[in-house]
The prediction has a mean pLDDT of 82. This is a predicted structure of a 92-nucleotide RNA (Glycine riboswitch aptamer) from Nosocomiicoccus massiliensis. RNAcentral holds the sequence, with entries from Rfam. The model forms 91% of the base pairs in the Rfam consensus. Its Rfam family is "Glycine riboswitch aptamer". From the family's description: This family represents the bacterial glycine riboswitch.
RNA sequence: UUGAACGAUGUCGGAGAGAACGUAUAAUUACGUCGCCGAAGGAGCAAGCCUUUUUAGGUGAAUCUCUCAGGCAAAAGGACGAUAUCGUGACG
Numbered sequence: 001u002u003g004a005a006c007g008a009u010g011u012c013g014g015a016g017a018g019a020a021c022g023u024a025u026a027a028u029u030a031c032g033u034c035g036c037c038g039a040a041g042g043a044g045c046a047a048g049c050c051u052u053u054u055u056a057g058g059u060g061a062a063u064c065u066c067u068c069a070g071g072c073a074a075a076a077g078g079a080c081g082a083u084a085u086c087g088u089g090a091c092g
């Protein structure tokens, strides 16, 4: 010096589901009642592989499942994608 993958930050895009009902409050909100959503986070598991305890144990992913949390007008958030910069440095 080429600059994969990874990480951080910024920008852009980004779905779903009651502007539910009741009480309190000046309002924001808080509490309660049901009904829902899955794409922050969290939890669970298949095939396979390993072990030997083989009717067993361990490991094992997600946009799948569960909805604890979160969310259900807008705002905010938002998995994920793109892009820029910085860090780093696989490979040449």
Base pairs, nucleotide, nucleotide: 001092006087007086008085009084010083011082012081013080018034020033021032022031023030024029035072036071037070041068042066043065044064048059049058050057051056